[in-house]
Small-subunit ribosomal RNA, central domain from an uncultured bacterium, 349 nucleotides, folded computationally.
It matches the Rfam family "Bacterial small subunit ribosomal RNA". Its family is annotated with ribosome and structural constituent of ribosome in the Gene Ontology.

Context: one part of a larger RNA
RNA sequence: CUGGGCUUAAAGGGCGCGUAGGCGGCAUGCCAAGUCCGGGGUGAAAGCCCCCGGCUCAACCGGGGAAGUGCCUUGGAUACUGGUGUGCUGGAGGGAGGUAGGGGUCGAGGGAACUUCUGGUGGAGCGGUGAAAUGCGUUGAUAUCAGAAGGAACGCCGGUGGCGAAAGCGCUCGACUGGACCUUUUCUGACGCUGAGGCGCGAAAGCUAGGGGAGCAAACGGGAUUAGAUACCCCGGUAGUCCUAGCCCUAAACGAUGGGUACUAGUUUGUGGACUAGUCAUGGGUUCACAGACGAAGCAAAAGUGUUAAGUACCCCGCCUGGGGAGUAUGGUCGCAAGGCUGAAACUC
Numbered sequence: 001c002u003g004g005g006c007u008u009a010a011a012g013g014g015c016g017c018g019u020a021g022g023c024g025g026c027a028u029g030c031c032a033a034g035u036c037c038g039g040g041g042u043g044a045a046a047g048c049c050c051c052c053g054g055c056u057c058a059a060c061c062g063g064g065g066a067a068g069u070g071c072c073u074u075g076g077a078u079a080c081u082g083g084u085g086u087g088c089u090g091g092a093g094g095g096a097g098g099u100a101g102g103g104g105u106c107g108a109g110g111g112a113a114c115u116u117c118u119g120g121u122g123g124a125g126c127g128g129u130g131a132a133a134u135g136c137g138u139u140g141a142u143a144u145c146a147g148a149a150g151g152a153a154c155g156c157c158g159g160u161g162g163c164g165a166a167a168g169c170g171c172u173c174g175a176c177u178g179g180a181c182c183u184u185u186u187c188u189g190a191c192g193c194u195g196a197g198g199c200g201c202g203a204a205a206g207c208u209a210g211g212g213g214a215g216c217a218a219a220c221g222g223g224a225u226u227a228g229a230u231a232c233c234c235c236g237g238u239a240g241u242c243c244u245a246g247c248c249c250u251a252a253a254c255g256a257u258g259g260g261u262a263c264u265a266g267u268u269u270g271u272g273g274a275c276u277a278g279u280c281a282u283g284g285g286u287u288c289a290c291a292g293a294c295g296a297a298g299c300a301a302a303a304g305u306g307u308u309a310a311g312u313a314c315c316c317c318g319c320c321u322g323g324g325g326a327g328u329a330u331g332g333u334c335g336c337a338a339g340g341c342u343g344a345a346a347c348u349c
Stems, first nucleotide, its partner, number of pairs: 003321004007303002012317001014201004021194003025088007033081002035077008049065006091191001092188003095184005103177007110154001114150008125136002162169002206247006215241002220236004258316006266294011298305002322349003331342004
């Protein structure tokens, strides 16, 4: 440079915003850079190819011709690409009017349960398991009633339901705030798509400092089980789990399926809107957005997928190229550390 690929065989970046770049709607005028046609110049010699010739042939050598994708210059063409100008509204965005929502941040409040403490009742067990034991209990446990304190999580509603870019989000109320959808006889006029670098967000665990600590619970101690039992079961239990500030940046970060646009049978359900015939109606019809199920064609190795494509095409990015060695070594870079990112080879099958 190129081919074929990326749901499950190797392969979609965890997710977004966005720089450069790549790509880009309809109509029309101009330019002529790309593009196409013609002319001129150049494209050394040798070599390759063709013709002729010289060594007895050939290799080799000599002469001639052709070719020489290219570059420069000049005249022309203007469909497409590009540049420039004008216009348009279907892409995109703004305005107006509505709608739904666990979207986000902060604050306040609430009840159930749990644990501890105080007091009352009560008096021998409780707890736990396959069975037990460790453990707790006459210094009165378990149970039960009243009260107080504390921390964490919010049952039912709850749903193949909703929201969010992903991570994720669920008690109630308030404040601030992001996005989406629907309608529109409103405006701008291609303002778009993607996105190497970059920047931001990013579950859990982990780290730093300060707080907090009810329950749970790595480590750890004990009891069992067992041949052993550094486990599974039981009794305890510290980090941690929670909050504030700052790091870390990983994951089966999964739909194992990057984003955008257009097109290509249907059936059915849910969520949120708008419209509509009819005297009324639990209802019917139309349409938009989102979320599911089934399925034609097609695709696929098959499983399956199938307007939420893995179909048919185009644009942009990321990635793969046999297994092991190895996500290792080394260098670089980031991090307080743990470690992250980038990332080989020898050798071997």
Description
Its mean pLDDT, the model's own confidence on a scale to 100, is 89. The RNAcentral record of the full RNA draws on ENA and SILVA.